The prediction has a mean pLDDT of 82. SAM riboswitch aptamer (S box leader) from Niastella sp., 113 nucleotides, folded computationally.
[in-house]
RNA sequence: UUCUUAUCAAGAAAGGCAGAGGGUAAUGGCCCGAUGAAGCCUUGACAACCUGUUCAAAUGAAAGUUUGAAAAAGGUGCCAAUUCCAUCCCGGAUAUUUCGGGACAGAUAAGUC
Repeated sequence: UUCUUAUCAAGAAAGGCAGAGGGUAAUGGCCCGAUGAAGCCUUGACAACCUGUUCAAAUGAAAGUUUGAAAAAGGUGCCAAUUCCAUCCCGGAUAUUUCGGGACAGAUAAGUC
């Protein structure tokens, strides 16, 4: 970096360094931020995608495979707000607002070129 699949309404912060931005790029909103943003480090937590472990069930001659559960050892991820909301399309309604669905984009995991 290409493509595929799955998930994205839940969950979970303290300390140190640093010093003005940050919430994916853009636009528009709305927020967070000197009671300290981004970033880096340490520790802790959350979660359960992958590997491994244990238990149960199904299947099988067996090896194994699949499903579910538990736990959290390893690899990631994550710890304001739905992926903060909207943008494009469709539909509903009490209709210049609001609700729902989808697409696009993005994030993460596993695989793949």
The source organism's lineage runs through Bacteria, Bacteroidota, Chitinophagia, Chitinophagales and Niastella.